[in-house]
Molecule: c-di-GMP-I riboswitch aptamer
Organism: Bacillus benzoevorans
C1' cells in the first nucleotide's frame, strides 16, 4: 500500500417507538432508546424510492410533476480507526 475482516483490543453510529421543535408534506433537529451497522463517516452522481407546496391538465376533485427529501434501498465517488486468519 491493496485486499480482507476475529467470539481481539480501544473507541463510534443508532432502527422501532416516545417527547419537545421545524416543514405544505416527505422530511430534518434535539433528548430518551437499542433493531441493527466495518464505513450505519461524507456526497443525490446512476437507478430507486417518499412527499406534491408551486406549476400544469381536469368532467373541481383528482391526475401529473422535484426545483423538496432518504446515503439504514443498490450501484458510483471519497475520507477515515483497529490488525488475528
Nucleotide at each position: 500500500u491493496a485486499u480482507c475482516g476475529a467470539u481481539a483490543a480501544a473507541g463510534g453510529c443508532a432502527a422501532a417507538c416516545c417527547u419537545a421543535u421545524u416543514u405544505a408534506a416527505a422530511g430534518g433537529u434535539a433528548g430518551g432508546g437499542a433493531c441493527g451497522c466495518a464505513a450505519a463517516g461524507c456526497c443525490a452522481c446512476g437507478g430507486g424510492u417518499c412527499u406534491a407546496a408551486g406549476g400544469c391538465a381536469u368532467u373541481u376533485u383528482u391526475g401529473c410533476u422535484a426545483a423538496g427529501g432518504c446515503a439504514g434501498c443498490c450501484g458510483g465517488g471519497u475520507u477515515a480507526c483497529c490488525g488475528a486468519a